[in-house]
About this RNA:
This is a predicted structure of a 350-nucleotide part of an RNA (small-subunit ribosomal RNA, central domain) from an uncultured bacterium. The prediction has a mean pLDDT of 86. The full RNA is in RNAcentral, with records from ENA and SILVA.
Context: one part of a larger RNA
RNA sequence: CUGGGUGUAAAGGGCGUGUAGGCGGGGAUAUAAGUCAGAUGUGAAAUCCUGUGGCUCAACCACAGAACUGCAUCUGAAACUAUAUCUCUUGAGUGAUGGAGAGGAAAGUGGAAUUCCUAGUGUAGAGGUAAAAUUCGUAGAUAUUAGGAGGAACACCGGUGGCGAAGGCGACUUUCUGGACAUUAACUGACGCUGAGACGCGAAAGCGUGGGGAGCAAACAGGAUUAGAUACCCUGGUAGUCCACGCCGUAGACGAUGAAUACUAGGUGUAGGAGGUAUCGACCCCUUCUGUGCCGCAGCUAACGCAAUAAGUAUUCCACCUGGGGAGUACGGUCGCAAGACUGAAACUC
Numbered sequence: 001c002u003g004g005g006u007g008u009a010a011a012g013g014g015c016g017u018g019u020a021g022g023c024g025g026g027g028a029u030a031u032a033a034g035u036c037a038g039a040u041g042u043g044a045a046a047u048c049c050u051g052u053g054g055c056u057c058a059a060c061c062a063c064a065g066a067a068c069u070g071c072a073u074c075u076g077a078a079a080c081u082a083u084a085u086c087u088c089u090u091g092a093g094u095g096a097u098g099g100a101g102a103g104g105a106a107a108g109u110g111g112a113a114u115u116c117c118u119a120g121u122g123u124a125g126a127g128g129u130a131a132a133a134u135u136c137g138u139a140g141a142u143a144u145u146a147g148g149a150g151g152a153a154c155a156c157c158g159g160u161g162g163c164g165a166a167g168g169c170g171a172c173u174u175u176c177u178g179g180a181c182a183u184u185a186a187c188u189g190a191c192g193c194u195g196a197g198a199c200g201c202g203a204a205a206g207c208g209u210g211g212g213g214a215g216c217a218a219a220c221a222g223g224a225u226u227a228g229a230u231a232c233c234c235u236g237g238u239a240g241u242c243c244a245c246g247c248c249g250u251a252g253a254c255g256a257u258g259a260a261u262a263c264u265a266g267g268u269g270u271a272g273g274a275g276g277u278a279u280c281g282a283c284c285c286c287u288u289c290u291g292u293g294c295c296g297c298a299g300c301u302a303a304c305g306c307a308a309u310a311a312g313u314a315u316u317c318c319a320c321c322u323g324g325g326g327a328g329u330a331c332g333g334u335c336g337c338a339a340g341a342c343u344g345a346a347a348c349u350c
Stems, first nucleotide, its partner, number of pairs: 003322004007304002012318001014201004021194003025088007033081002035077008049065006091191001092188003095184004103177007110154001115149007125136002162169002206247006215241002220236004258317006266295011299306002323350003332343004
């Protein structure tokens, strides 16, 4: 390399948009590049294979045949692939109508709670723990009432509920804005799928500049515990957590399951629609589409399990794996302010 694989054994890229490339729906006509058939030429000899013969046999040698599966030219076929033209609507997209949604961005607003400040009432404790102590408090704490400040998060609703490509998204209102779904069938007429590179997005932590700082809290300090206790518990507490702009580009970025299409028993929930029967109307009931759960047959699987949301049956494209350690290390390169990220060995060893 091939082959075989990638839920859990090694292995699906964190996710998207999309370039080249690969692959691609129905009908008609033409061409004949691929494809197929025939012919001609060529495919040196030797070797290999078959047959016969010569050295006493064999190796070896000689002769004949076959073969050399290839290439070129000519003639022909037209199913498939391809190319060109015309055409179709079911794939894809547009339009119209409609409901759902924590989808995104910005601005504004709200109440509960914590903390702090001021004032009142009030007096000796309060905190905290398994028990304590550090700590706070007669300079009046804790508790309670009123007023004020400020920051962050949005209880109940809330739900194997919803939305988003993933990361993720949860108070309310307004503005701007993306997508999906259902019904319809007016329009375009294969415009599609995948996607190396590329570009963009990307939790938390971290970094830069400037703000902000209530609560929480790495580091740090103290009190306990303990043989020790650089911990678990307690009292404090700084970065950080928050905002704006810029960087970083990683996670058990997980469904540990790439994307797309088609097909393949049933049963039962749930969310958003549409239709039917019935009805005065609605509910119930039935059908259907989309999403999301559970159970389960065939099939698959080493087993566990998966099972129309497949890990089943097929097709297309991409990514990745190839014994453990050394090692996601070294070196080189690219990127980054840095931290580091990406790419990524070998010796040696079992």